[in-house]
Predicted 3D model of RNase P RNA and transfer RNA as a complex of 424 nucleotides. The coordinates come from a structure-prediction model, not an experiment, and the mean pLDDT is 79. It holds a member of the Rfam family "Bacterial RNase P class A". It is annotated as a ribozyme.

RNA sequence: CGAGUCGGCCAGGCAGUCGCUGUAAAAUGAAAAUUUUGCAGAGGAAAGUCCGGGCUCCACAGAGCAGGGUGCCAGGUAACGCCUGGGAGGCGCAAGCCUACGGCAAGUGCAACAGAAAGCAAACCGCCUUAAUUUAUUAAGGUAAGGGUGAAAGGGUGCGGUAAGAGCGCACCGCGUGGUUGGUAACAAUCAUGGCAUGGUAAACCCCACCAGGAGCAAGGCCAAAUAGGAAUCCAUAGGUGCUGCUCGCAUCGGAUUCGGGUAGGCUGCUUGAGGUAUGCGGUGACGUAUAUCCCAGAUGAAUGACUGUCCAAGACAGAACCCGGCUUAUCGGCCGACUCGCUUU
RNA sequence: GCCGCUAUAGCUCAGCCGUGGUAGAGCAGCUGAUUUGUAAUCAGCAGGUCCCGAGUUCGACUCUUGGUGGCGGCACCA
Numbered sequence: 001c002g003a004g005u006c007g008g009c010c011a012g013g014c015a016g017u018c019g020c021u022g023u024a025a026a027a028u029g030a031a032a033a034u035u036u037u038g039c040a041g042a043g044g045a046a047a048g049u050c051c052g053g054g055c056u057c058c059a060c061a062g063a064g065c066a067g068g069g070u071g072c073c074a075g076g077u078a079a080c081g082c083c084u085g086g087g088a089g090g091c092g093c094a095a096g097c098c099u100a101c102g103g104c105a106a107g108u109g110c111a112a113c114a115g116a117a118a119g120c121a122a123a124c125c126g127c128c129u130u131a132a133u134u135u136a137u138u139a140a141g142g143u144a145a146g147g148g149u150g151a152a153a154g155g156g157u158g159c160g161g162u163a164a165g166a167g168c169g170c171a172c173c174g175c176g177u178g179g180u181u182g183g184u185a186a187c188a189a190u191c192a193u194g195g196c197a198u199g200g201u202a203a204a205c206c207c208c209a210c211c212a213g214g215a216g217c218a219a220g221g222c223c224a225a226a227u228a229g230g231a232a233u234c235c236a237u238a239g240g241u242g243c244u245g246c247u248c249g250c251a252u253c254g255g256a257u258u259c260g261g262g263u264a265g266g267c268u269g270c271u272u273g274a275g276g277u278a279u280g281c282g283g284u285g286a287c288g289u290a291u292a293u294c295c296c297a298g299a300u301g302a303a304u305g306a307c308u309g310u311c312c313a314a315g316a317c318a319g320a321a322c323c324c325g326g327c328u329u330a331u332c333g334g335c336c337g338a339c340u341c342g343c344u345u346u
Numbered sequence: 347g348c349c350g351c352u353a354u355a356g357c358u359c360a361g362c363c364g365u366g367g368u369a370g371a372g373c374a375g376c377u378g379a380u381u382u383g384u385a386a387u388c389a390g391c392a393g394g395u396c397c398c399g400a401g402u403u404c405g406a407c408u409c410u411u412g413g414u415g416g417c418g419g420c421a422c423c424a
Stems, first nucleotide, its partner, number of pairs: 001342010012311007020041009043317001047328002050326005055216004062248005068211004072086005087101001088099004102207002107205002109201002124147002126143007155173006174196001175194008220268004230259006239253004261423003275294008312315001347420007356373004367404001375391005397413005
């Protein structure tokens, strides 16, 4: 200098004018409210609503089966399908990245077409032996090394062996079983042994282990206002309802659908929280902990904007709605740090 | 805001789980027959990004996952 990997950060700036929401103080007002001044006012994803939790109600939440989810090991956490570290496998020269990664040697199933044969393996071409004989084939048998079909043909490579062949024998590798050593464990290394019996598919049914009650702030609570405290159909008293099905248990006594009537106002929940920042300590790390310090949107037709000027590198994706922790998806451009590879020079 | 459903031919829908293996029906369209002609009827034909991307599998409309579009429901009182 070029190419690349990982982690973190920023998300147009400044000035003026006019507005919007909240809040503190002051003034006016009987009150509602209005005015003035000060301060604060979207995000890294506020998004998708895909997971997990808090909170609220239904028995503070119960038992069993079904159904559902997760799936190498250990740790972190309020919890998780998230994160960290490790193992195994794969990719890359490397930094590093990716993985739904329990079990088809428990059972059941599936594999179209092609092919001789697709799961108790089999024999089309071929190879070999024997017999016949018109010397080119036929018949009987052996075999699975080679060819062909297929996504996949059943341990792989080599040597020996043989009529030709074959785990038939041996060596190495793979696989299974048993032991030893290291490691908390996943697992790894090594020794002995078996001689292939055990191909694929569980994002097929299923088995094993673990997890989970349901609904959601339009939850829920309070106040105010108004109406016809109605009608029809269906179910039921051994029953119904209590937001997945069945059985039990608990609570309660009608329930479901449709039509009709009324109000569609206010307060609360609502933002101080598993909170942010800095430093120290423990830990490889996720994270934990101690001290100090800070208060950082709370709307409800729903605020955070519009216009003008100016500068530059010319501004992407996009807008809170009960609150957090994650994941995923969208995203112009720029900055910082750590590391790898290549080239040149010294 | 919260919850649920759905996307397959021009239109309306099957098929999707159980069981992954060349994607179907009706209407509409086109051609032919029938008729003097049209309709109806009969015979045949064409028409598909199975909403999009990625994965699992030999193979995906189907299974898993990420996204996009469309539709529906949910206030209170008696």